[in-house]
RNA sequence: GGCUCAGAACGAACGCUGGCGGCGUGGAUAAGGCAUGCAAGUCGAGCGCGAAAGUAACCUUCGGGUUGCGAGUAGAGCGGCAAACGGGUGAGUAACACGUGAGUAAUCUACCUUAAGGUGGGGGACAACCUCGGGAAACUGAGGCAAUACCGCAUGAUGUUGUUUGAUCUCUUGAUCGAAUAACCAAAGGGGGGGAUCUUUUGACCUCUCGCCAUAAGAAGAGCUCGCGCCUGAUUAGCUAGUUGGUGGGGUAAUGGCCUACCAAGGCAACGAUCAGUAGCCGGUCUGAGAGGAUGGCCGGCCACACUGGGAUUGAGAUACGGCCCAGACUCCUACGGGAGGCAGCAGUCUAGAAGCUUCGGCAAUGGAGGAAACUCUGACCGAGCGACGCCGCGUGCGGGACGAAGGUUUUCGGAUCGUAAACCGCUUUCGGCAGGGAGGAAUGCACGAAGGAAUAAUACCCUAUUGUACUGACAGUACCUGAAGAAGAAGCCCUGGCUAACUCCGUGCCAGCAGCCGCGGUAAUACGGAGAGGGCAAGUGUUGUUCGGAUUUAUUGGGCGUAAAGCGCACGUAGGCGGUUGAGUAAGUCAGAUGUUAAAGACCCACGGCUCACCCGGGGGAAUGCGUCUGAAACUGCUUGACUAGAGUCCGGUAGAGGAAGGUGGAAUUCCAGGUGUAGCGGUGAAAUGCGUAGAUAUCUGGAGGAACAUCGGUGGCGAAGGCGGCCUUCUGGGCCGGCACUGACGCUGAGGUGCGAAAGCGUGGGUAGCGAACGGGAUUAGAUACCCCGGUAGUCCACGCCGUAAACGUUGGAUACUAGGUGUGGGAGGUAUUUACCCCCUCAGUGACGCAGCUAACGCAUUAAGGAAGCCGCCUGGGGAGUACGGCCGCAAGGUUAAAACUCAAAUGAAUUGACGGGGGCCCGCACAAGCGGUGGAGCAUGUGGUUUAAUUCGAUGCAACGCGAAGAACCUUACCUGGCCUUGACAUCCUUGGAAUUUCGCAGAAACGUGAAAGUGCCUUCGGGAGCCAAGAGACAGGUGCUGCAUGGCUGUCGUCAGCUCGUGUCGUGAGAUGUUGGGUUAAGUCCCGCAACGAGCGCAACCCCUAUCUCUAGUUGCCAGCGAUUCGGUCGGGAACUCUAGAGAGACUGCCGGUGAUAAACCGGAGGAAGGGGGGAUGACGUCAAGUCAUCAUGGCCCUUACGGCCAGGGCUACACACGUGCUACAAUGGAUAAUACAGAGGGUUGCGAACCCGUAAGGAGGAGCUAAUCUCAGAAAAUUAUUCGUAGUCCGGAUUGGAGUCUGCAACUCGACUCCAUGAAGUCGGAAUCGCUAGUAAUCGCGAAUCAGCAUGUCGCGGUGAAUACGUUCCCGGGCCUUGUACACACCGCCCGUCACACCAUGGGAGUGGGUUGUACCGUGGUAAGCGUCCUCCUUGCGGUGAGGAUGUUCCGAAGGAGUGGCUGGUAAGGGGGAUGGAGU
Repeated sequence: GGCUCAGAACGAACGCUGGCGGCGUGGAUAAGGCAUGCAAGUCGAGCGCGAAAGUAACCUUCGGGUUGCGAGUAGAGCGGCAAACGGGUGAGUAACACGUGAGUAAUCUACCUUAAGGUGGGGGACAACCUCGGGAAACUGAGGCAAUACCGCAUGAUGUUGUUUGAUCUCUUGAUCGAAUAACCAAAGGGGGGGAUCUUUUGACCUCUCGCCAUAAGAAGAGCUCGCGCCUGAUUAGCUAGUUGGUGGGGUAAUGGCCUACCAAGGCAACGAUCAGUAGCCGGUCUGAGAGGAUGGCCGGCCACACUGGGAUUGAGAUACGGCCCAGACUCCUACGGGAGGCAGCAGUCUAGAAGCUUCGGCAAUGGAGGAAACUCUGACCGAGCGACGCCGCGUGCGGGACGAAGGUUUUCGGAUCGUAAACCGCUUUCGGCAGGGAGGAAUGCACGAAGGAAUAAUACCCUAUUGUACUGACAGUACCUGAAGAAGAAGCCCUGGCUAACUCCGUGCCAGCAGCCGCGGUAAUACGGAGAGGGCAAGUGUUGUUCGGAUUUAUUGGGCGUAAAGCGCACGUAGGCGGUUGAGUAAGUCAGAUGUUAAAGACCCACGGCUCACCCGGGGGAAUGCGUCUGAAACUGCUUGACUAGAGUCCGGUAGAGGAAGGUGGAAUUCCAGGUGUAGCGGUGAAAUGCGUAGAUAUCUGGAGGAACAUCGGUGGCGAAGGCGGCCUUCUGGGCCGGCACUGACGCUGAGGUGCGAAAGCGUGGGUAGCGAACGGGAUUAGAUACCCCGGUAGUCCACGCCGUAAACGUUGGAUACUAGGUGUGGGAGGUAUUUACCCCCUCAGUGACGCAGCUAACGCAUUAAGGAAGCCGCCUGGGGAGUACGGCCGCAAGGUUAAAACUCAAAUGAAUUGACGGGGGCCCGCACAAGCGGUGGAGCAUGUGGUUUAAUUCGAUGCAACGCGAAGAACCUUACCUGGCCUUGACAUCCUUGGAAUUUCGCAGAAACGUGAAAGUGCCUUCGGGAGCCAAGAGACAGGUGCUGCAUGGCUGUCGUCAGCUCGUGUCGUGAGAUGUUGGGUUAAGUCCCGCAACGAGCGCAACCCCUAUCUCUAGUUGCCAGCGAUUCGGUCGGGAACUCUAGAGAGACUGCCGGUGAUAAACCGGAGGAAGGGGGGAUGACGUCAAGUCAUCAUGGCCCUUACGGCCAGGGCUACACACGUGCUACAAUGGAUAAUACAGAGGGUUGCGAACCCGUAAGGAGGAGCUAAUCUCAGAAAAUUAUUCGUAGUCCGGAUUGGAGUCUGCAACUCGACUCCAUGAAGUCGGAAUCGCUAGUAAUCGCGAAUCAGCAUGUCGCGGUGAAUACGUUCCCGGGCCUUGUACACACCGCCCGUCACACCAUGGGAGUGGGUUGUACCGUGGUAAGCGUCCUCCUUGCGGUGAGGAUGUUCCGAAGGAGUGGCUGGUAAGGGGGAUGGAGU
């Protein structure tokens, strides 16, 4: 720093599962299309008409007719009111649409309420209907007829309009209350009752009531206007001609460019206009600690819409969802001429979709319309139905019960666990099922009765918060209660590697699969699948999707920018933001109080009530960030005004400087030209070559030309805003600093846009060109070398003018201000001190460096020149890649610059620091590491091991160093594990059981043997007399057995780095931490050995020492060893003897830098010396923490897996010994330092009874015979060899060399064919010192010589030991290899055998451009249906008449506007596309 998870929520969907109830909720997609039914009617108390079925009576020509009832009913019509409400949906709309708060002095309002008035008198039509027509239908033409339909007349004010005028008030035009006067405008009747009077018996009339008209108010509703709030994009920056304003006129209920004529040229916009995209808004809802973020489903308020677009009519109200007209699309009917329709009402259907219900009941309640009312209508509504869609509640039982049952799982086989769980015993019965009972929602209203009041002439009528009775329930088989029965009918889903609660077994074997992220799976998977167990939730549970949270990960609360992403390259400056000291005023911000509003519902707090509780519901109070109004305060900010000088600026006097521009001028050097001298090379490099040169170069001298740059001084010195600026002189010019303190009086800081400056390279035009020098040519280097190196060389570099506008333009650190410890260096200025001058010293201002405290920082580091602590302003950042790229805009001559995305993809990318490892980094040091030497290997032959090949098998393992004479200290059989063949199956071996038998031995037969078969001998030991121990055979099963696999499941053992000097710990300290310190440093050592120093002090494992051998001596001991002296002697320490010496083997001594000198810090130590047998000893054993998944399952042990008449066991034969070849390790040689022959010496360490085996004899020899001696300092193996002496060979394939082969033998052994060793005779190969390369060794070592031992019947050139003879060289640490310590860099950490870049090829994905092509949307100019309005013209009807006309209505034509559509021209946007571009990802390619 990103990614991811745990929470809550949902109008959800999907998987698995599903007992009950209550309350909610349910087309989010196609404002897609709709069959069918219903959703808006009502009033006969406004009006005129007016059936039928049926029935009764009469008549009848018997067909029927008339009349009454049905019935003034059904029905349609005129008329009134309603239909503008209620219900649906969210397409459009970024808008006064919505929200909030105001205004209307600019307005309207049917029904309702109140008040006070009026309601007189006439007229003519049009439907239904009747009659006559047209049409398929829809519908329609002509004549006659009513009204609360329509039209005049009268009356008329508190109405309207005009004139005159008063008072009060004011917020613009004015408002309110008045006075006078003039003109104009109204109406409708219906019903109930009635004593007189009149009467056509209905009325007049009276009265009550419902209407009607006009007016003024109210209530409620509506219109209009305004302040504020209200998504994204600037890769949309300019928009606008009715546009902005005015005047006159028109229009409206009303203001207004709302419309029109004229006039003016305005209006909006960076505080985002215009354009584009998206979206109904709100109360609220979800989330959140909050601030916020997301959202607007149900419920409520507002708006908009009603198939799409346009238009008006009616009306109080509509530009009207279930009205009209026109156009369009679609569907339907048609007689083809024409017509009809609009579920985004309730149900329902089709389609689309992951996805959302019944073509239900009822007007009983609530509400609405009409009506006087009864009542009618009401898919509003009330209810029911369906869906676990959500929330809430309940249940699926409770108590006892251990053989801890069976069974499952697991196991260390003992057990553990499921688990009191079950069974079993006892109890209860919610819910469900059955049966019975049974509230409340119902009160109005109406009818009847009673009483009262009002009104009246009246006891009629009529009215009523009076009262009684009866009637009214869709839900409903309701809620609720009761009864009987019976644990009976009722549990699943997900998870169990970490995050995150919960673990084991089996299966699988990078497969199948899982996965939110990290990741899991390649034979022991707690991660896959199953099982058991466990965890979570529970009628649900998981998954998916979406939102908020966590995420302080857009940061107002609450982040950052030196190196992680991030300071514009630098300045000037516009708007804006912010702003010094001190008064006065004001009250915009601010604060306080009051008040209005903030609908209801919801949320929160308080308490109350109703459903058994809860969810839910009802009533009440509080609260409600906002907005308005009033009053008050005056500190702070703002505004107005006065003053000040500390900020800023001006002035005066000094001062330093590569600051800038222009013009002159100087010397050194390079090159070129001319001339002189001079001769063969020069030049260049790691080494060369190209190049130049006998046509005279290089070198050297003289003269000249030309361009560019300015050595020394020169300095973390100076100047400048940055870029940048360097010889000297002159002119012009900018800025800084210091001192004075005269002047102005906040004039300031920052700075979006804007403007200017801006290295190098590059571009344009014209010059110039000495040197240097992209491109280019040549020569080298190289695998290649389009490079580095060399020889040339064009643009360019230089000048003038004009562009470009970028850099690691960096202090990777924006400008400005004041504040916060210090000391120190350096360049400029002022002051103090000394009488003066100069230095020193002190102080101060503004620069420039290196340290350092507090503080800060992730750390590194910064630290008065801050990255500290403050306030103000600007710029920039928000994971990596894609990409500073594409497209678009702007700039540029071009190159290109600037602004600047997305798709897609990854789970990281990055910073700083840490520990390691690494470096063809550095420093120090070591090692046969190199060097110096000696001898080898690599060439030959043979031996041996390995690879490869072959084979029936050539058993297996070991594979760089650290496998390859290795396991194997010894394969003819055995070994042996391999192959072929023949056999065995409780087995060759172990334990247990049963039965029998002693065990055992001998002899036949068959067979290759294993084995099979037959015969005979033999009856043991102990005993408590029961039996027991051992052995053999047979049988049954538990089991045995496996050199079968896995060394990558392991133990143990081993190799290696490496006998290298290292590896760690405790406490303390430092660091946020990883870690550091100690262990680093200065010396020294073989050594982290020791000393000194030191925030370390100590300790452990390693080093060293202690152990063994060896080198010297002493003591003790003296046989089998020894023999000085003495004696004997067979001359042999043989014997006597000796204990001295050698030796043997025990104990000791000795060597410790102890002593001396020097060096060194006086230390540690080193160097030299003395003495000493030995001088800082030699060899061995001893191998720290760890590394290499190093080696070994075939030494052994062992988990898991596998085989079980075989992958076990036995036997015979074969193989491990093969052989075109390659490699390792050795032996013998190639010869004269030698070979051969002869002679003569000197060891050490070992072995020996199944053994070593002497003398002596035989054999050429191997060997044979022999058997003394020896269980060993006694005997024996056993003659050491090289050496020495003498002779010979004479440089040759030999008298070198011995392979190979033939023959003859010996020995071991059951057996030498495959396949042993040795001997003799004969044969006599390669080889004449070994290419590239490579190994060992530093002293008793290398080299060379022989001897012994283990293994072993036999078999060694191998291995392990032993002694004999016995060198050379090391200057030194540059280099090769390995290692140690310190340090440095790192993008490495399975750690350089690391990591990793780009092209190419392949696959796949998204994307920019693209000749084009086909859509959507929109601007603009024009044509254009219907229609309003206005005007004009023609015609018709009616009214009135004053007879000119005027008024009302209709038809038709025309003008303007103008939807769909048409056709023209533009903009924006997304789709698709040949071929081509870059990008991402993948895989063991290159």